[in-house]
């Protein structure tokens, strides 16, 4: 880095109808969160395209450096989307800290 444990972690309807005796589950509706995960973008950086000016050549073209300009790459979260996931417990659970292996 990456994986094992351990500590400590927020939000946000225990929502309504229907099948079940009840819970769960399923199916559908409505309302909501953001921290597994997953996307998605800023500065910057990159390499060409055009103009323009200029440096040196010059018969010209090609090259250099500068400014301007429309697009490409590449780029980040806790930001944003809410695809997923969640929305009493419990599970999870991003970041933190001990531990340990590779």
């Nucleotide at each position: 880095u990456u994986u094992c444990u351990c500590a400590a972690g927020a939000g946000a309807g225990a929502g309504c109808u229907a099948u079940c005796g009840u819970a769960u589950a399923u199916a559908g509706c409505c309302g909501c969160c953001g921290a597994a995960g997953a996307g998605g973008c800023a500065a910057g950086c990159c390499a060409g395209g055009u103009a323009u000016g200029u440096g040196a050549g010059g018969u010209g073209a090609a090259c250099g450096c500068a400014u301007a300009u429309a697009g490409g790459g590449u780029g980040a979260a806790a930001c944003u989307u809410u695809c997923a996931g969640g929305c009493a417990a419990a599970a999870g659970g991003a970041c933190u800290g001990g531990g340990a292996a590779a």
The RNA shown here (Glycine riboswitch aptamer) has 102 nucleotides and comes from a mouse gut metagenome. The RNAcentral record of the sequence draws on MGnify. It matches the Rfam family "Glycine riboswitch aptamer". Its family is annotated with glycine biosynthetic process in the Gene Ontology.